[in-house]
RNA sequence: GUUUGCCUUCAGGGCUAGGUGUAAUUCCUGACCGGCGGUAUAGUCCGCGAGCCAUUAUAUGGUUGAUACGGUGAGAUUCCGGGACCGACAGUUAAAGUCUGGAUGGGAGAAGGUGAUG
Numbered sequence: 001g002u003u004u005g006c007c008u009u010c011a012g013g014g015c016u017a018g019g020u021g022u023a024a025u026u027c028c029u030g031a032c033c034g035g036c037g038g039u040a041u042a043g044u045c046c047g048c049g050a051g052c053c054a055u056u057a058u059a060u061g062g063u064u065g066a067u068a069c070g071g072u073g074a075g076a077u078u079c080c081g082g083g084a085c086c087g088a089c090a091g092u093u094a095a096a097g098u099c100u101g102g103a104u105g106g107g108a109g110a111a112g113g114u115g116a117u118g
Base pairs, nucleotide, nucleotide: 003116004115005114006113007112008111009110010109017029018028019027031098032097033087034086035048036047037046038045043085044084051063052062053061054060067083069081070080071079089101090100091099
């Protein structure tokens, strides 16, 4: 180094402004945020996780958002430039990506330890 068992740790961010109103971090203006793997560095490509739905349910199956243009380059929907767009469920004096809750949960996976294998 190959394949593989077990163990440990880690593994999600964001309305400090203004307006209306009896009431809104939920509406309007404005602000802010971006899980994991792949690939030229990605919220918007490909795949996965979470969430949601079905099922008695460990498990299995289903479902699951959004980007175009210009530039550089061998190569970029990933970089640079200016612009656009998207965001589970339940709750709430009023409609939530940002508040509260399930969640001191789960998790794609990352790092380390240890054993086996040829």

The RNA shown here (FMN riboswitch aptamer (RFN element)) has 118 nucleotides. The prediction has a mean pLDDT of 82.